A computed fold for a 346-nucleotide part of an RNA from a Chitinophagaceae bacterium, annotated as small-subunit ribosomal RNA, central domain. Its Rfam family is "Bacterial small subunit ribosomal RNA". Rfam links the family to the GO terms structural constituent of ribosome and ribosome. The full RNA is in RNAcentral, with records from SILVA. Model confidence (mean pLDDT): 87 of 100. Taxonomically the source falls in Chitinophagaceae (Bacteria, Pseudomonadati, Bacteroidota, Chitinophagia).
[in-house]
Context: one part of a larger RNA
RNA sequence: CUGGGUUUAAAGGGUGCGUAGGCGGACUAGUAAGUCCGUGGUGAAAUCCCCGAGCUUAACUUGGGAACUGCCAUGGAUACUAUUGGUCUUGAAUACUGUGGAGGUGAGCGGAAUAUGUCAUGUAGCGGUGAAAUGCAUAGAUAUGACAUAGAACACCAAUUGCGAAGGCAGCUCACUACGCGGUCAUUGACGCUGAGGCACGAAAGCGUGGGGAGCAAACAGGAUUAGAUACCCUGGUAGUCCACGCCCUAAACGAUGAUUACUCGACAUUAGCGAUAUACAGUUAGUGUCUGAGCGAAAGCAUUAAGUAAUCCACCUGGGAAGUACGAUCGCAAGAUUGAAACUC
Numbered sequence: 001c002u003g004g005g006u007u008u009a010a011a012g013g014g015u016g017c018g019u020a021g022g023c024g025g026a027c028u029a030g031u032a033a034g035u036c037c038g039u040g041g042u043g044a045a046a047u048c049c050c051c052g053a054g055c056u057u058a059a060c061u062u063g064g065g066a067a068c069u070g071c072c073a074u075g076g077a078u079a080c081u082a083u084u085g086g087u088c089u090u091g092a093a094u095a096c097u098g099u100g101g102a103g104g105u106g107a108g109c110g111g112a113a114u115a116u117g118u119c120a121u122g123u124a125g126c127g128g129u130g131a132a133a134u135g136c137a138u139a140g141a142u143a144u145g146a147c148a149u150a151g152a153a154c155a156c157c158a159a160u161u162g163c164g165a166a167g168g169c170a171g172c173u174c175a176c177u178a179c180g181c182g183g184u185c186a187u188u189g190a191c192g193c194u195g196a197g198g199c200a201c202g203a204a205a206g207c208g209u210g211g212g213g214a215g216c217a218a219a220c221a222g223g224a225u226u227a228g229a230u231a232c233c234c235u236g237g238u239a240g241u242c243c244a245c246g247c248c249c250u251a252a253a254c255g256a257u258g259a260u261u262a263c264u265c266g267a268c269a270u271u272a273g274c275g276a277u278a279u280a281c282a283g284u285u286a287g288u289g290u291c292u293g294a295g296c297g298a299a300a301g302c303a304u305u306a307a308g309u310a311a312u313c314c315a316c317c318u319g320g321g322a323a324g325u326a327c328g329a330u331c332g333c334a335a336g337a338u339u340g341a342a343a344c345u346c
Stems, first nucleotide, its partner, number of pairs: 004317003007300002012314001014201004021194003025088007033081002035077008049065006091191001092188003095184006103177007110154001114150008125136002162169002206247006215241002220236004258313006266291009295302002319346003328339004
């Protein structure tokens, strides 16, 4: 390379948008580049193969043939691909109409809890644990009540629920904004799919500048435990957690399952629509789940939300370790990220 694979054995990019490229619906006409057929030229000789000949045979030498699967030219064929023109509506998009949701951004508001402060009541403990101690407390704590202030998070509803491309999103209201789905079948007429590079987004932690700081809490301090205890437990506690702006770009970023399209038994539950006089039942579309059949699979299992049957495009894998390391390069303020070996060894 051919091939074989990627849920769990090595292997799906964290996610989207999209450039080049690859691939692409139905009908019809032209062209004839690919494709197919014929003819001509060329394809040196030797070699290889076949039939002979010569050395006693063979190797070897040699005559003839075939072959040289290729290239060029030319004449045709037109199913498929391509290309040009025309047409179509089922793919795709648009319009109208209805509907849904923790989708996003900004602003305002709310109550519970916690902490702190002031005042009041009140007196000797509180707190914490397996048991304790550190700690707090007669300078009046803990507890109870009133008021005030602050920051962060939103109990119940809550669900196998919903929304979002993923990360993710949950008190209430408003403004702005994006999207899905259903119905009508009105409009455009293949406008599509995928997508190397590229661009954008991307939890937490971390970084920079300026705010904020209630609770929690790396580091740190103390008390315990223990042979020791740089831990688990307890008392404290700083970064951080929060906000604005700018970076970082990684995760078991998981469904460990790339995207799109078509086809293939059923049952039950559930969300949002449609239709119907109707709260049943039955139907239908788009999701979300559970179970099961064929089929698949090494098995576990998957099973119309496929890991089944096929097609297109992208990404990735090729024994373990060394190693996601070294070196180089790009990016970053740094931390580091991305790309990514070999010697050697089993």